[in-house]
């Protein structure tokens, strides 16, 4: 110097001059207006709405089931489908990446077409006997076809010809022993060998109420004192998945159908906050200190305009430097942890392969 992998950061600046929102305030008229300062004012995703949870209601307590979610082991989390480590597989020269990764001997199901056959079997070969020129009868799965997948693979002995028949190694199982918490893994032994799909239906282990800030509270105001129905007041009926019990409302109930109220306040921003630092752990994180207060809008605000200048690309050109042109993805709306997706352009770190020089 080239390619490459993994993880971070920035993604426009300065100056004028006009302009907006919140909070906090001064100053004048006067009770609702006008002036002037001061601080603060969209993100890594603010997107997806795809999990999780806080916070809000609705059933007081308790069980049960349905539906969904997860599915290899520890740890982390306030939780998780997240993230860390780590075990298996499977890509890659390698740094490193992928993985819906419990079970097929509970139980149903499919594997189309080819092929003899696909939970069982001989098409074609090979061999052996008879008969006689092609055939009958046995034997055999090694060798050819079929297909994604054909009695574990490779090589050898052995047989008439083969075969786990028998040997050697490998692969599957099962059994013992050693090592780790675990998932496993390693050692030995045994010929025990048909075992594909659950990202098919289940089975089994674990978890889990419902609605959602358009929840919810307050406050004005307004309309249809509506129109039907229902059985009882010893309780029918009603109570935010559905069942059972207990509890609670209940005739000023309950069920259906129709109308009024589209106003105003809160809710609303001090948090599982953020930065800096020591410990602890391999890490994810977690603890101790120290500092900060960083939007809270309600058709919805942080803008415009004008010159400089970053930084990329294009031609040009006497090293200098000159012209043009371009400036990513995108805009909070209860908050916060996560995952996906997008993103011009630049800059850091660690590591991998390769090439050159010393």
């Nucleotide at each position: 110097c080239c390619a490459g992998u993994a993880g971070g950061c920035c993604g426009g600046g300065u100056g004028a001059c006009c302009g907006c929102u919140g909070c906090a305030u001064c100053c004048g008229c006067u009770u609702g207006c006008g002036g002037g300062g001061g601080c603060a004012g969209a993100g890594g995703a603010a997107g997806g709405u795809c999990c999780g949870a806080g916070c809000u209601c609705c059933u007081u307590c308790g069980g049960g089931c349905a539906g969904c979610g997860c599915g290899c082991u520890g740890g982390g989390u306030a939780a998780c489908g997240c993230c860390c480590a780590g075990g298996c597989g499977g890509g890659g020269c390698g740094a490193c990446c992928c993985g819906a990764c419990g079970g097929a001997a509970a139980g149903u199901g499919g594997c189309a077409c080819a092929g003899a056959a696909a939970c069982a079997u001989a098409c074609c070969g090979c061999c052996c006997u008879u008969c006689u020129u092609g055939a009958a009868g046995g034997g055999u799965a090694a060798g050819g076809g079929u297909g994604a997948a054909a009695u574990g693979g490779u090589g050898g002995g052995g047989u008439a010809a083969g075969a786990g028949c028998c040997c050697a190694c490998c692969g599957g199982c099962u059994c013992a022993g050693g090592c780790g918490u675990g998932a496993g893994u390693c050692u030995g032994a045994g010929g025990c060998c048909g075992u594909c799909c659950a990202a098919a239906c289940c089975c089994c282990g674990c978890g889990u109420g419902g609605a959602g800030c358009a929840a919810g509270g307050c406050c004005a105001a307004a309309u249809a004192g509506g129109a039907g129905g229902g059985u009882g007041c010893u309780a029918a009926g009603g109570g935010u998945g559905c069942c059972c019990g207990u509890c609670c409302c209940a005739a000023u109930c309950c069920c259906u159908c129709g109308g009024g109220u589209u106003g105003g306040c809160u809710g609303c921003u001090u948090g599982a906050g953020g930065c800096c630092u020591c410990g602890a752990g391999u890490a994810a994180u977690c603890g101790g200190g120290g500092u900060c207060c960083u939007a809270g809008a309600u058709a919805g605000a942080u803008g415009g305009u004008c010159a400089c200048c970053g930084u990329c690309c294009u031609u040009c050109c006497u090293c200098g430097g000159a012209a043009g042109g371009a400036u990513a993805c995108a805009g909070a709306a209860c908050u916060c942890g996560g995952c996906c997706u997008a993103c011009a352009g630049g800059c850091c770190u660690a590591c991998u392969g390769g090439g050159c020089c010393c």
Background: The prediction has a mean pLDDT of 78. Predicted 3D model of a 358-nucleotide RNA (Bacterial RNase P class A) from a Chloroflexota bacterium.